[in-house]
Context: one part of a larger RNA
């Protein structure tokens, strides 16, 4: 490479838009590019294969052959792809009426807690922990009151809830903004799907510059434990967490399950909508549990498939060495993409 695979044994890109590229709904027509046949050229020799023969066998070598699965040229068909017109509406979209939401981003603003600062009352402990220390305290702590500043987080509501591509998003309240569902005629009329490259977004940790700092908290110091205690607990405590702009591009970025369509038993709860006078059921879209068929090595999965197709992208091929070196490239660094052999089992 093929064959086989990728939920948990190697293996699903972190997640979107989105080029080219492959793939693509009914129906008529035209064309004949693939499709189908023929044989005339042409496919160098050797090799390779069959048959024969030559060195005492064999490699070797000689001769015919076939073969060279292709390419040209000719010929027919028009099903199917394929190209070109035309034409439909079920795919996708547009409009109208409505709907729900922690979806994004800016300003404002709110109160509960902590900390510290001022003052009042008040006196001897406080905190800590298994048990203690070290720390704070008569310079008056703790603890309670009244005033004040500050920063960060938004208790209850809160929920297998809800919106979002994914990260991910939770106080009110105003602006600007994206998406999603329903329900309904009408209008466009294949405009579609998926995507190598490329663009974008992408938790925390880090990084640059400038602010900001309560509370937490690596780094550090100290007190404990211990046989040591470079930890686990305890007092303290700086980078950070925090905002603005700019970088990094990475996580067990998980549902360890790519996207998109179509089919294929039910059953119970729950979110949003239409139907209804209101419900009963029904029906659309999400979400949860079970649960048939089937799949599956088992475990489970089961209309939100791991079931039957069918398109396209990505990626796997024993462990170790190793996501290492090298080279390339992207980054201020830290590194971060691509990514191996040797050797070993």
């Nucleotide at each position: 490479c093929u064959g086989g695979g990728u939920g948990u044994a190697c293996a699903g890109g972190g997640c979107g838009c989105g080029u080219a590229g492959g793939c693509g709904g009914g129906u008529u027509g035209a064309c004949a590019a693939g499709u189908a046949g023929a044989u005339a050229g042409u496919g160098a020799a050797a090799u390779c294969c069959u048959g024969c023969g030559g060195c005492u066998u064999a490699a070797c070598c000689g001769c015919a052959g076939a073969a060279c699965u292709g390419c040209c040229c000719c010929u027919a068909a028009u099903a199917c792809u394929g190209u070109c017109a035309a034409u439909c509406u079920u795919g996708a979209g547009u409009u109208c009426a409505g709907a729900a939401g922690a979806g994004a981003g800016a300003a404002g603003c709110g109160g509960a807690a902590u900390u510290c600062c001022a003052g009042g009352u008040g006196u001897a402990g406080u905190g800590g922990u298994g048990a203690a220390a070290u720390a704070c305290g008569u310079a008056g702590a703790u603890a309670u009151c009244u005033g004040g500043a500050a920063g960060a987080a938004c208790a209850c509501c809160a929920g297998u809830u809800g919106c979002g591509a994914a990260g991910g998003c939770g106080g009110c309240u105003u602006c600007u903004u994206g998406g999603u569902c329903u329900g309904a005629c009408a209008c466009u009329g294949a405009c579609g799907c998926u995507g190598a490259g490329g663009c974008g977004c992408g938790a925390a940790a880090g990084c640059g510059u400038g602010g900001g700092g309560a509370g937490c908290a690596a780094a550090c110091a100290g007190g404990a434990u211990u046989a040591g205690a470079g930890a686990c607990c305890c007092u303290g405590g700086u980078a950070g967490u925090c905002c603005a702009c700019g970088c990094u591009g990475u996580a067990a970025a998980c549902g360890a399950u790519g996207a998109a369509u179509a089919c294929u038993a039910g059953a119970u709860g729950u979110c949003g909508g239409g139907g209804u006078a209101a419900a009963a059921c029904c029906u659309c879209g999400g979400u949860a549990u079970c649960g048939c068929a089937g799949c599956u090595a088992a475990c489970g999965c089961a209309u939100u498939a791991a079931g039957u197709a069918u398109u396209c992208c990505a990626c796997c091929u024993g462990g170790g060495g190793a996501g290492u070196a090298c080279g390339a490239u992207c980054g201020c660094a830290a590194g971060g993409u691509u990514g191996a052999a040797a050797c070993u089992c």

The prediction has a mean pLDDT of 87.
The part of an RNA shown here (small-subunit ribosomal RNA, central domain) has 345 nucleotides and comes from an uncultured bacterium.
The full RNA is in RNAcentral, with records from ENA.